Molecule: Glycine riboswitch aptamer
Organism: marine eukaryotic metagenome
Parts: sequence; C1' cells; structure tokens
RNA sequence: UCUCGCGGGAGAACCAAAUUAUUGGUGCCGAAGGAGCAACCGCCUCGGAAACUCUCAGGCCACAGGACCGUAAGA
Repeated sequence: UCUCGCGGGAGAACCAAAUUAUUGGUGCCGAAGGAGCAACCGCCUCGGAAACUCUCAGGCCACAGGACCGUAAGA
C1' cells in the first nucleotide's frame, strides 16, 4: 500500500399525482467515484497534493451506501 472481517461513522425535502415505493416539479446536500484551484511536499524542465471549490455521478424517513477512524487477519 492492497484485500477482507468487526466496531464507530455526517449532511440535505417539500409539493402534486399515485398509494407503499415509484413518477413529475421545484429545491437542497458532500464523505463513494469524478473534475477544478493550490497551501505544501518530493528525486524540483517534472511529479504528488485537502475534509477547500464544483455538483457530472451519487445522495436528501428507515434500510442500504458511506470518505475517514480504531481493530483482527492475509498478501
């Protein structure tokens, strides 16, 4: 660094139809992924680089997902 198990893990919704999980409209959110800026870093013609910015994708009861953190195992 990667894979996988376990625990933790945020944000954001109304209206109409329909009637139980979908459709349409309007709005909203950032923490999968993606893009932009660049403080900074390195082996400095170059490369890397945020939880900032955008919101393409994704998401806006719950479930699920979930960056990231802790932990066990394997490569």